Context: one part of a larger RNA
This record gives sequence, C1' cells and structure tokens, in this order.
RNA sequence: GGAUGAACGCUAGCGGCAGGCUUAAUACAUGCAAGUCGUGGGGCAGCAUGGUGUAGCAAUACACUGAUGGCGACCGGCAAACGGGUGCGGAACACGUACGCAACCUUCCUUUAACUGGAGAAUAGCCCGGGGAAACCCGGAUUAAUACUCCGUAACAUUAUGAAGUGGCAUCACUUUAUAAUUAUAGCUCCGGCGGUUAUAGAUGAGCAUGCGUAACAUUAGCUAGUUGGUGAGGUAACGGCUCACCAAGGCAACGAUGUUUAGGGGGUCUGAGAGGAUGAUCCCCCACACUGGUACUGAGACACGGACCAGACUCCUACGGGAGGCAGCAGUAAGGAAUAUUGGACAAUGGGGGCAACCCUGAUCCAGCCAUGCCGCGUGAAGGAUGAAGGCGCUCUGCGUUGUAAACUUCUUUUAUACGGGAAUAACCCCCUCUAUGCAUAGUGGGCUGAAUGUACUGUAAGAAUAAGGAUCGGCUAACUUCGUGCCAGCAGCCGCGGUAAUACGAAGGAUUCGAGCGUUAUCC
Repeated sequence: GGAUGAACGCUAGCGGCAGGCUUAAUACAUGCAAGUCGUGGGGCAGCAUGGUGUAGCAAUACACUGAUGGCGACCGGCAAACGGGUGCGGAACACGUACGCAACCUUCCUUUAACUGGAGAAUAGCCCGGGGAAACCCGGAUUAAUACUCCGUAACAUUAUGAAGUGGCAUCACUUUAUAAUUAUAGCUCCGGCGGUUAUAGAUGAGCAUGCGUAACAUUAGCUAGUUGGUGAGGUAACGGCUCACCAAGGCAACGAUGUUUAGGGGGUCUGAGAGGAUGAUCCCCCACACUGGUACUGAGACACGGACCAGACUCCUACGGGAGGCAGCAGUAAGGAAUAUUGGACAAUGGGGGCAACCCUGAUCCAGCCAUGCCGCGUGAAGGAUGAAGGCGCUCUGCGUUGUAAACUUCUUUUAUACGGGAAUAACCCCCUCUAUGCAUAGUGGGCUGAAUGUACUGUAAGAAUAAGGAUCGGCUAACUUCGUGCCAGCAGCCGCGGUAAUACGAAGGAUUCGAGCGUUAUCC
C1' cells in the first nucleotide's frame, strides 16, 4: 500500500447492487418448510344441489335419500433419495485430474416392436362389541380396486445343451443359428384419449476400479492373522477377503509404513511484477452428517434431516399402569460472544412434486423489512460580491496580519428532500369464446381471464437555498504551526522518543493538512 462475512469510537442526507452467528454440530416455546391424484377403489363425515315425505295458507322448518357437484378419513399409485441446512467426522472408503468396467444397475423421459386373455382368495374403511387417563389397541361380521395370488399366452429376455463362423498361444470371448425349459400385464374414460406388461436402442443418474497430485511432527521406526496371496463356495446390480472353509507365508516401510495432531476437498478469493504466500464466507461442483451409537425395511434409487426399530443422554405429559419429542429447513427464543437481521408478503415469474387437465402444494424461489457491513453513484448549491464588515486569533498593538470571497448583499438554479398529479415493463403459457388450415388431433389469427413486488420504478408540475458535514492528524518517518495552560506532574506514543518554567510531541484555542457520508482505532492475511 492492498484486502476483510469484521468489531469498536466519533459522525451520518439519498439511491442502486451485493452481504449479514466466523463463537456453543449448545438447548429449543410457537407457526409454517411434502404433498398430490375421485380419469385406480369401496364409499360419504362435513359443505352445496336435486328428489321424496311430514307440518304450515305461504315463506320456511324437520326427516329420509350418494341421485349430483364435490370430498374428511381409509385402501391404492407416484413423489417424499429432489429441493433446503450444516462442516461433526474423515489425511483417504474423500477431493482434483487422467484413463477404464471383457465386472455393473438405472423409476420417470425418448425410440422401436409385441401384448393387454381367464380365474380366485383376502383386507382397510363402514357397522357391532370391548379395553385405556392418553398414545392407541383388541375381537366379531362384511366389502372394493390400477392392492394381492394363480392359470394361460410370449421372445429380440433369462438359463441349459448342440452346431457354424470370427478373434486369440490357450483358458476363453463375441456373432449367427437350432432345441428345450422359465418368466408378464390393469384398467379408467366426457370415446377424443389416458394408462398397464415384456423386450430393443438412447438419454439421464448412480456403483466400482487404476495411475498421479492434494497437511504437520522422526522428541512417532518398525507395523500387520482376514493380515498378503491361492483354490472352492456363499453373497452382491457388479469385481473383489466383501464373507466363509481349506492351503501357502506372505504384505507395508527412511521415496517415511505405523502412530499422534490438525483439517471438509475443488472451481475460486486476497495479495504479489512474477514465482510464490495466505485463504476456502457469499455463488457453482463433489463429499460427509442430521440429538449420540447401531440396524435393517420399503424402493429404480436410502441404510433415509421433517420414515421405522433397538440402546443411550436430555426434555415434556401422566389418572404412575404408561406414553411423546429431535430447527446443522424458514422465521423466532435462551445461552455463548467484540459480533451477525423479520415469529413479514406471494406462488405473479423461474424451477420442482402430483394430476388428462383445471388446479393443489412448494420458508425452493421471487419480493419486501432491519444493518454505512462492503462496493458504486448522487447531493449538501452556482455566479457575482472588498466598507477586505463584525467577531475570534496573532503581532513589532492609535495600527497591521489572518480567518477571507468566506459572510452579508445581488442575480440564478432546483439534483435531492417535500407536496400534488400521470404511471410501467417483467406475461408467456394454461383455460374460455371466435375464425382459418383439413373432420378430430395439432398449429395459427383475433378477443377475454390471470401481477406478490406496485400506485413501486419512471415521469410531470409547484414553491423555495430551501431538507443535508464530519472524522483524524499537524516533532521526524508524513502533507500540515502559532499562542496560552502545565512543569519528569498531568499526560502522549506505531518506531525514534516528548514533558524537570520560553513544549510546533501533553491539554485548550486559533490556524493549517488530509480523506469525506464517512473518518479513525483494533484484529487478521499478502
């Protein structure tokens, strides 16, 4: 000099863009953060409509009725493995890069081909009965499905066997072909469609392997029995001591094994002429974790933050028998700390989940609020104006110098602020109506519907200098000096050092220098 997720002191007008618990992965009140589909199903608690009946002159009231819109709970499907958070652990099971799997899987999506036949047994809900303070649980009867099971059919799927060909030293691998065996489904519909099953190819996303690179300490020198390798078996989507039985005795290590300490890694960021050094907040990719430890289930995918089970610590409820919970999601609270924000609005846009769709959900996201935390921009007026006014300060003191064109005063402007008006883009889709091409589908024309931010941004008019300047420093380094007070006192100080009676170094005043809505100090890095 530059930099910061900064803090502190003094000060503070506005706007744009960004950023905002670096400490206790400490504990958490409350609300919200993952649902959706009735075009899968039985149904019908609530709402609305219709129908029927009863009462009433009538309005209306009551009762019954799933008949209709729709739909609580339930069965079923898909999603919940994404998105969001944090950096505990981890020095290699990670990351970065390169190259691979002749050792692999992949829901939804795209592509191509074929199929979508027949039958059955249950169960939730509803109903009945019971237990419990509650959480919830038990028994009986009955019922549906795109839930479950069986049968049939099927190959370009899988397995086995045979034949031929190609490659290879060979084990073998691949291709073609034959035979045998095995394996599948689900319907709904407004009749337009939407689905289901099997297989092919792709895309996407995972899994695994190898080389190299990515900390410190030798006051850590030896470490290792599933350990290293083989055979066989099991297991896995798949290779493999991944696991097991047997056999062999190997494997790693001063090119640092093992141990200890520290640490998420990278793209990047800061600095520097560079080489390098430091760093890993925000944004993007990967990893790890979800109160602590362990385990699997479901599933295409998890060993699963807002799923399950077990154990533990802690908190809460209890009728003492027993139960409930997990903010390192968004807000918010307590605590810790020098220190870090609102228990806000909206799904309008972008994206995600479900749905044929309308639509629903979405603390992702988009916005708003708070904070000079940073960067950038603008303003606090402009021109003229010398009786060089008054006041302050200084001096060689009837006066002069300085503050100082500074002020007053004259003329002008109105950014900004204020007041009153006008007033967006971001919107496209979807859906409804109309028309056209060619009847549907589809595409297009025209019109309608849909805005959180927003009456905001932006802009017009009005009056009026009106609404707006401070901080640090002035001995040298280092730009800027005098007077008074103090008298080794009080104090200053980054280093050198100032102060003991003429202090440009302390305190004050006047003046000056410098940066400026900031300026200084502290901390850390180059």

Background:
Predicted 3D model of a 526-nucleotide part of an RNA (small-subunit ribosomal RNA, 5' domain) from an uncultured bacterium.